Source information
A computed fold for a 357-nucleotide part of an RNA from Allium cepa, annotated as small-subunit ribosomal RNA, central domain. NCBI's taxonomy places the organism under Eukaryota, Embryophyta, Euphyllophyta, Liliopsida, Allium. It matches the Rfam family "Bacterial small subunit ribosomal RNA". Gene Ontology terms of the family: structural constituent of ribosome and ribosome.

Context: one part of a larger RNA
This record gives sequence, structure tokens and C1' cells, in this order.
RNA sequence: UUGGGCGUAAAGUGUGUGUAGGUGGCUUUUCAAGUCCACCGUCAAAUCCCAAGGCUCAACCCUGGACAGGCAGUGGAAACUAUCAAGCUAGAGUACGGUAGGGGCAGUCCAACUAAUAUACUAGAGGUGGAGCGGUGAAAUGCGUAGAGAUCGGAAAGAACACCAACAACGAAAGCACUCUGCCGGGACGACACUGACACUGAGGGAUGAAAGCUAGGGGAGCAAAUGGGAUUAGUUACCCUAAUAAUCCUAGCCAUAAACGAUGGAUACUAGGCGCUGCGUGUAUUGACCCAUGCAGUGUUGUAGUUAACGCGUUAAGUAUCCCGCUUAGGGAGUAUGUUUGUAUGAAUGAAACAC
Repeated sequence: UUGGGCGUAAAGUGUGUGUAGGUGGCUUUUCAAGUCCACCGUCAAAUCCCAAGGCUCAACCCUGGACAGGCAGUGGAAACUAUCAAGCUAGAGUACGGUAGGGGCAGUCCAACUAAUAUACUAGAGGUGGAGCGGUGAAAUGCGUAGAGAUCGGAAAGAACACCAACAACGAAAGCACUCUGCCGGGACGACACUGACACUGAGGGAUGAAAGCUAGGGGAGCAAAUGGGAUUAGUUACCCUAAUAAUCCUAGCCAUAAACGAUGGAUACUAGGCGCUGCGUGUAUUGACCCAUGCAGUGUUGUAGUUAACGCGUUAAGUAUCCCGCUUAGGGAGUAUGUUUGUAUGAAUGAAACAC
């Protein structure tokens, strides 16, 4: 726990989709549930409040009167919400036109790449050659006369794609880049043909979700947890060096977490500008393109009003408002215990209290 809040103090679910629910554009009707007005009934007494009275006063007692409201009934009002009916097009969507993009999936056979002007690394075989190489702050372990390192040509395997490359593009997020082909999804713009509120959000649910990890089968060049060895050190389970397994890669299936970050939920409307970039237009201009002016959408930077505890944010708001969801309530104990759900497992989700401060 009303309230106030959620960029950095506690607090935005990792991200879409969507059920119930909540909320919802403009015009004219219907109705009277919500709403408003009037009347009536009732809400025991005592108590509380007000005005008198009685105990010598007071407490106390007694008499009368309410205020403020609740519920039901009757009769009205009809602006707003709901309802009924009929319309509208500014929200939303469909169709059309060209268009930008590292958006996704697949490439067994065929095609492209893998040759000729891409790259790095490695083992094995071969030619030349003959003593060191490698590594470090310095060394040593290690490799090498059983021919290393160096160099030359050819061939194999696995992984990643220099330059272009950007402060850029796309995607809901995670993410996405050699080239080519096929299939699929989304966006913005233009014109205004069609539907006519079909919308927004979204508890549960379902989908997706880096890396690491797990299961099965492949693959394994480089790199490299664990591990062996060499150093350093008083000592070192480390930093440094030399080796090296899992993993990293592919296929199928799990896991469901990250500083999953813009540490900023989604939607709509409004509120100065300046300077860029990307996509699609329009005008002027031109043989054409560029330039210049301008519209929409996205993405940056600076900044006014405003806001903020400050830092800062500032038409991509953390400004001004509305709607819906999630979350927070001192630090520790603790994201622990227990229970439940889920997973092969590691675990994940939900999630306290005692106690002391």
C1' cells in the first nucleotide's frame, strides 16, 4: 500500500502476438441503466451535536430538535457515459504504383563461389639448404643433424569474411555483412479506389529469445576453460611462456537467462528553432544529373520554453495531457528457506519469516 513514484536514489516484464478485462473518433435519433432534481417511507433506544430544565454548581439525569448521509419507492430532466437505429471519413485496414535495405530461410543433386588480381593459420608428402628455431622484462620448459626454422611449387581440411564501412541501413527484440540464386516477411513514400471505428492496451496463454551449458550424431584448422610443464615469488591453485582437452563449427532437440541498456513499457494529441545523414516524393532549374527550396517517414547533434535533487532531457521528452499494463515502499538476512510449476541435468519461475541494525 490512500497517496507519491519507476534514466542514474527502491522500481519498466528481454521482445512481439493476442484472450478476458479496461479505455475509445464525428453527426442525428431511441431509451432511461449510470447521472441529476423533487416528493414520500425507513434507518430501535441510548450515545455524539444544539436549546431549555432537575440535583446548591459540575459530573450526572431528563425533555425537545436536528445537521450530515444510506437504502427502497413514485414522478420528472436528457447534456454526458451505456443502449437502440441510421449515417460520415480525419483513426485503422485492404487493393494499386514504383522503391530502399548486412530482414529471414534454403542451396543434398543442378548453378554460383572455391583457379587466373582476396586473406590468415596448420599438419603431412616433395625440392633447395645445413644449425639453430621459438619465446620473454630476463629466461626456461618446448621443437631441431631421425634435417627444424627459412625458402619454392602443388594439393587437402576447417573456420572467418580485409578494403568498401559510415555518426549509415534493416529487424519486435535477440540480432544481421564474401558473392550468387530461389522462396518468404515487414516498412516508408505516392495517388485517394474500397471497407466504414473494424481502434489502443493487454492479467493469464501461446511464440521468439546472445553467450555459456546439456543430449545424440558429425566435424575439429585456429583459438582455448580444465589440466601437465617452465618461470616469477617468501609462497601462489594467478598474471607471463610452452603444450593441450571440452567448448567454439554443422544437423536435430533441450535450456530461458545477461549491464537482454536508451539502465527510459506501449498508444494518441499538443508545444521555438539551427545544423547533418538515410529512404520516397513535389517545385524551380537543366539535354540530363547535381545544386537550391519544400513535404512525409526514420536516424543523429545542438538548443528555447518547460522540467529535474542535480546531472541532464528537450517534437525520437525525462515537457503538457489522456488511456491501458508491469513494477516499487529503508539496508541486511535473501533472490535465501519452504511449497508448487518446469527441466535429462546445471538450474529457472514464483517467493517469505525469525533475527539483529